[in-house]
Predicted 3D model of a 100-nucleotide RNA (SAM riboswitch aptamer (S box leader)) from Alkalicoccus sp. Model confidence (mean pLDDT): 86 of 100. Taxonomically the source falls in Alkalicoccus (Bacteria, Bacillota, Bacilli, Caryophanales).
RNA sequence: UUCUUAUCAAGAGAGACUGAGGGACAGGCCUGAUGACGUCUCAGCAACCAGCCGGAAGGCAAGGUGCUAAUUCCUGCAGGGGAUUCCUGCAAGAUAAGAA
Numbered sequence: 001u002u003c004u005u006a007u008c009a010a011g012a013g014a015g016a017c018u019g020a021g022g023g024a025c026a027g028g029c030c031u032g033a034u035g036a037c038g039u040c041u042c043a044g045c046a047a048c049c050a051g052c053c054g055g056a057a058g059g060c061a062a063g064g065u066g067c068u069a070a071u072u073c074c075u076g077c078a079g080g081g082g083a084u085u086c087c088u089g090c091a092a093g094a095u096a097a098g099a100a
Stems, first nucleotide, its partner, number of pairs: 001100008013042005021031003025076004043068003048064002051060003072092001077089005
């Protein structure tokens, strides 16, 4: 990097450094000098894998990952309802586990 499977309506922030964009892409809409994004430290959330208990359901638990604005922020394609909005499925994306 690609493929397969599963999940994506819940949850969880402080400090230091830095200094302009950030929210994957496009459009929208938000967010940011009252300091975002990023890095580091500490803290927290979460049970995918590993571990322990259990017959199972499940429970404990943070070791490996992941995450801590907004439903994956909303929509991108297709179908349906309905009046300008709603529903369903897919795609795309993210994460985990396995494989090449």